[in-house]
Molecule: SAM riboswitch aptamer (S box leader)
Organism: Acidimicrobiia bacterium
Formats: sequence, structure tokens, C1' cells
RNA sequence: CGCUCAUCGAGAGCGGUCGAGGGACAGGCCCGACGACGCCGCGGCAACCAGCGCAUACGGAAUCGGCCCGAGCCAGUGUAGGAGCAAUCUCCGAGCGGUGAGGGACGGGGCCGGCUGCAGCAUGGUGCCAAUGCCUGAACGAUGAGCU
Repeated sequence: CGCUCAUCGAGAGCGGUCGAGGGACAGGCCCGACGACGCCGCGGCAACCAGCGCAUACGGAAUCGGCCCGAGCCAGUGUAGGAGCAAUCUCCGAGCGGUGAGGGACGGGGCCGGCUGCAGCAUGGUGCCAAUGCCUGAACGAUGAGCU
């Protein structure tokens, strides 16, 4: 220099300095020797960005709770039952129940990350402090943030 996005009807001025223009541009309309514009100092406004605070969709890890699945173990030095048998013997042998490594989805509170929001703060970076960007116009301008 250029590109993108957001905003531009709210808000906030004193002092010093300078000395003729200024309000981007065009046309209007205004401001200005009762000193404008600019510059400097101080003060203020606002909340774009950063920061901090609060809330929080979502994600992560861990934790707690009940639910579901569940190997293994207990029962069982073999129960219920079955088979064999002359037999009080022999063989086979669960389920329910208890416990339960682990897994699953759900819920609770906390931690970390974090998009976003706030009727938050105002520490830092800007910006702004006549008039709706003064009005109208335009392929215009200004400010912030990001990018090249």
C1' cells in the first nucleotide's frame, strides 16, 4: 500500500501555544481574529484488542452414586438334580444366591482446557472529547481487530 470483518443518531473539555483557515472530497450548511484547525499539558469518554473477574455449550482426566453386563471365586472335602449300583458306594454335576477384577451408558459435585456471553473492572495497546461520519452523494472516509 492492499484485503476481510465490526462499528460510526450515545458519551466525554479546560489551560497554554500558534495565527488563518477548518469541518477528508463535491455541493450545501456550519466553526473561526470573542483566535478556530493543529501542537503541548492536564482532565475526561468509551470499551475495539490484550489482561483480570464472573457465568458457561463443549472436550479431557480423575472422583462419587445408583443401574446394566460380567471373567473368576464362595456355596463345593460337591448342594439341587441325574446316571450307575446290592449298597451308606462310585461317577456326572448345575441354577438361584453371595462376592466380584473389569466393562457400559447415566447422574452429581470438583479440577483443567476452552468457544461464547456479561446489565463486569479499567491495568496495558489504540481511539475519541462542535454539529448523526454536520447534511446529501459516491466505486467515499474514519477507527479497531485480523491477514498479505